[in-house]
Context: one part of a larger RNA
RNA sequence: CUGGGCGUAAAGGGCGUGUAGGCGGAUGAUCAAGUCAGAGGUGAAAUCCCCGAGCUCAACUCGGGAACUGCCUUUGAUACUGGUUAUCUAGAGUUCGUGAGAGGAUAGUGGAAUACCAAGUGUAGAGGUGGAAUUCGUAGAUAUUUGGUGGAACACCGGUGGCGAAGGCGGCUAUCUGGUGCAGAACUGACGCUGAGGCGCGAAAGCGUGGGUAGCAAACAGGAUUAGAUACCCUGGUAGUCCACGCCGUAAAUGAUGUGUGCUAGUCGUCGGGAACUAGAUUUUCGGUGACGCAGCUAACGCGUUAAGCACACCGCCUGGGGAGUACGGUCGCAAGACUAAAACUC
Numbered sequence: 001c002u003g004g005g006c007g008u009a010a011a012g013g014g015c016g017u018g019u020a021g022g023c024g025g026a027u028g029a030u031c032a033a034g035u036c037a038g039a040g041g042u043g044a045a046a047u048c049c050c051c052g053a054g055c056u057c058a059a060c061u062c063g064g065g066a067a068c069u070g071c072c073u074u075u076g077a078u079a080c081u082g083g084u085u086a087u088c089u090a091g092a093g094u095u096c097g098u099g100a101g102a103g104g105a106u107a108g109u110g111g112a113a114u115a116c117c118a119a120g121u122g123u124a125g126a127g128g129u130g131g132a133a134u135u136c137g138u139a140g141a142u143a144u145u146u147g148g149u150g151g152a153a154c155a156c157c158g159g160u161g162g163c164g165a166a167g168g169c170g171g172c173u174a175u176c177u178g179g180u181g182c183a184g185a186a187c188u189g190a191c192g193c194u195g196a197g198g199c200g201c202g203a204a205a206g207c208g209u210g211g212g213u214a215g216c217a218a219a220c221a222g223g224a225u226u227a228g229a230u231a232c233c234c235u236g237g238u239a240g241u242c243c244a245c246g247c248c249g250u251a252a253a254u255g256a257u258g259u260g261u262g263c264u265a266g267u268c269g270u271c272g273g274g275a276a277c278u279a280g281a282u283u284u285u286c287g288g289u290g291a292c293g294c295a296g297c298u299a300a301c302g303c304g305u306u307a308a309g310c311a312c313a314c315c316g317c318c319u320g321g322g323g324a325g326u327a328c329g330g331u332c333g334c335a336a337g338a339c340u341a342a343a344a345c346u347c
Stems, first nucleotide, its partner, number of pairs: 004318003007301002012315001014201004021194003025088007033081002035077008049065006091191001092188005097182003103177007110154001115149007125136002162169002206247006215241002220236004258314006266292011277280001296303002320347003329340004
């Protein structure tokens, strides 16, 4: 490079946005770059191939032909691709109406619970476990009542419910704000799809500066268990978990399934709209989200209009196991480290 692949065997980038590039709807006109046809020139010789000939054969050598699949010039063709131009509305978008939603940001606010503080009642235990002990308690604990402080999280509703590109998002209220569904009508007129680089977002943990700290809790300490117990269990407990700003850029970042478009039986649920009438346990339509299932696919499991079916466009990635997602180099980072990424050797 060609081929074959990427749910689970190696393999879909964590997600988006978008540059270059690749690809791209309908109908005319035109050009003739790609494309196709004719002609001409060139494509050295040797080599390769074919037919002969010469060394006794062969290798080898010689003669002739073909070929040299290419390039250039020129004359034409115009279906397709492409360029230009005109028009169109089925793709895409805008506007008007209406709807659902834990989509995002900021500010405020509510109740339950835990903890602590103060006070009242009250007395000897409480706590914890498989059983104990460490621990707390006559300086009055645990329990109970009232009041207060503070931080964090939001029971029920709650749902193979909803929203978001992914990460993710859940008390309530307000403000600002993104996306999206449906219904028609009007408008723009291919404005589209994908996307190497780039840019942005990106759980948790971790890092920097400053705050905050109720509960929980790496590390750590003690008590148990045990042959030992650097664990599992218990009592404590600091970072951290929370907030602001700035980094990090990784995950089993999973649907282990890239994005977009078209086509290919249905049945049953559920969420959000619309339409119809016979007004209902109704019928139907659009968009999501599930279960099953035909054709088809698959090594099987299974997938099956939310495809892993049938196709097209574009991107990413794979090529035996180990060595190794490592070394070296480079880029990024405060660091931790991240990204890119081998080889020797070995089976």
A computed fold for a 347-nucleotide part of an RNA from Stylatula elongata, annotated as small-subunit ribosomal RNA, central domain.